Description: This is a predicted structure of a 349-nucleotide part of an RNA (small-subunit ribosomal RNA, central domain) from a metagenome.
[in-house]
Context: one part of a larger RNA
RNA sequence: CUGGGCGUAAAGGGCGCGUAGGCGGUCUGAAUAGUCGAAGUUGAAAUCCCGGAGCUCAACUCCGGAACUGGCUUCGAAACUCUCGGACUUGAGCGUAACAGGGGAGUGUGGAACUUCUGGUGGAGCGGUGAAAUGCGUAGAUAUCAGAAGGAACACCGGUGGCGAAGGCGACGCUCUGGGUUACUGCUGACGCUGAGGCGCGAAAGCGUGGGGAGCAAACAGGAUUAGAUACCCUGGUAGUCCACGCUGUAAACGAUGAGUGCUAGGAGGUGGGGCUUCCUCGGCCUCUCCUUCGUAGUUAACACGUUAAGCACUCCGCCUGGGGAGUAUGCUCGCAAGGGUAAAACUC
Numbered sequence: 001c002u003g004g005g006c007g008u009a010a011a012g013g014g015c016g017c018g019u020a021g022g023c024g025g026u027c028u029g030a031a032u033a034g035u036c037g038a039a040g041u042u043g044a045a046a047u048c049c050c051g052g053a054g055c056u057c058a059a060c061u062c063c064g065g066a067a068c069u070g071g072c073u074u075c076g077a078a079a080c081u082c083u084c085g086g087a088c089u090u091g092a093g094c095g096u097a098a099c100a101g102g103g104g105a106g107u108g109u110g111g112a113a114c115u116u117c118u119g120g121u122g123g124a125g126c127g128g129u130g131a132a133a134u135g136c137g138u139a140g141a142u143a144u145c146a147g148a149a150g151g152a153a154c155a156c157c158g159g160u161g162g163c164g165a166a167g168g169c170g171a172c173g174c175u176c177u178g179g180g181u182u183a184c185u186g187c188u189g190a191c192g193c194u195g196a197g198g199c200g201c202g203a204a205a206g207c208g209u210g211g212g213g214a215g216c217a218a219a220c221a222g223g224a225u226u227a228g229a230u231a232c233c234c235u236g237g238u239a240g241u242c243c244a245c246g247c248u249g250u251a252a253a254c255g256a257u258g259a260g261u262g263c264u265a266g267g268a269g270g271u272g273g274g275g276c277u278u279c280c281u282c283g284g285c286c287u288c289u290c291c292u293u294c295g296u297a298g299u300u301a302a303c304a305c306g307u308u309a310a311g312c313a314c315u316c317c318g319c320c321u322g323g324g325g326a327g328u329a330u331g332c333u334c335g336c337a338a339g340g341g342u343a344a345a346a347c348u349c
Stems, first nucleotide, its partner, number of pairs: 003321004007303002012317001014201004021194003025088006033081002035077008049065006091191001092188003095184005103177007110154001114150008125136002162169002206247006215241002220236004258316006266294005272288006298305002322349003331342004
């Protein structure tokens, strides 16, 4: 070859698009490549296996049989798979009409708060803590009023509420734009699923160039605490956090649960549609989509999962194979660098 697995024990790729490949709905015809049957031929001998014989036995040798599970040729079968042709509509897509949404991009606008500045009032403290001190303040602070500037974030609404493939997305208007849902079943007619490579997207931090800088704040400085205190607390504070463009490509990128399809009790609640009904709302009933929660069968080592499966099956991809060494070394490759990807062994328990 042909094991068993992947929520928490080792193991689901961070997410998508998609190439090769693998897999693929219903009916029908043809053909017969796969498949199946029959016959023929070949499959040297020895070996192996079975029966027997010869060396005193055995090993060994000899005889006979079987076997050599295979190859080829011809004839035949046509259910299934493949191929070619025809048809279909339930998978998939399209159309028409509606609907919900912090989905994305650009641009503009707004108020609260904050800091700074200017001016007025005022006159001794403010600030901070467990308590303090550093710090700020008679060169007038804190407080308060008026005005101006600036940057960042959008209180309430706000919700196991919504949207997105994931990362993620929250003030308001406009422009551009992706996806989804419902109704009608009008159109196409299997156009599908998955997806090694590949390509793209990808929080935070970090990097490059140029801007910006209110608040916050690694590093750093000071004050405390302490035996010490390179911390926790306090006063400051620079990168950074923000914007544009480019790079990086990681994460407890988590539902620690890959994608798709079908099947398998129910109950409660929420979101967005549609229909029926009394039609005046309130309601009631039916139905589709998505989300939350409890739970049957079943599954599970248990916890738990349970129509959003971790149940029952199929298809395709990724991954695991004792702990440490090690996600390391080396090589290759990507990156400006930081570092990323791929990925061992000795040795040891």